Annotation: The RNA shown here (transfer RNA) has 71 nucleotides and comes from an uncultured bacterium.

RNA sequence: GGACGAGUAGCUUAGUGGAGAGCACCAGCUUUGCAGGUUGGAGGUCAGAGGUUCGAGUCCUCUCUCGUCCA
Numbered sequence: 001g002g003a004c005g006a007g008u009a010g011c012u013u014a015g016u017g018g019a020g021a022g023c024a025c026c027a028g029c030u031u032u033g034c035a036g037g038u039u040g041g042a043g044g045u046c047a048g049a050g051g052u053u054c055g056a057g058u059c060c061u062c063u064c065u066c067g068u069c070c071a
Base pairs, nucleotide, nucleotide: 001070002069003068004067005066006065007064010023011022012021013020018054025041026040027039028038029037030036047063048062049061050060051059
C1' cells in the first nucleotide's frame, strides 16, 4: 500500500428500512435482616460525517479504531 471482517446500554449480544434480550444497576413486595425469588424502572449520538428515503443500526460514499490475510 491492497483485500476482508468487526464497532449497537456498564458488560455479552439480537436486529429483515419504523431499536430488543440476558447479566449488571435502582426501587417496591417477600425476610427480623441478608441472599435468593418476584414486579416495575432507569440507562442508546447504533464509531464519526455526508447522501438516498416519509422514515436509516440496516442501503450508498468518505473517514476513524481494532483484528485477519496478501504484498
It was read from a public genome assembly. Rfam family: tRNA. About the family: Transfer RNA (tRNA) molecules are approximately 80 nucleotides in length. Rfam classes the family as a transfer RNA.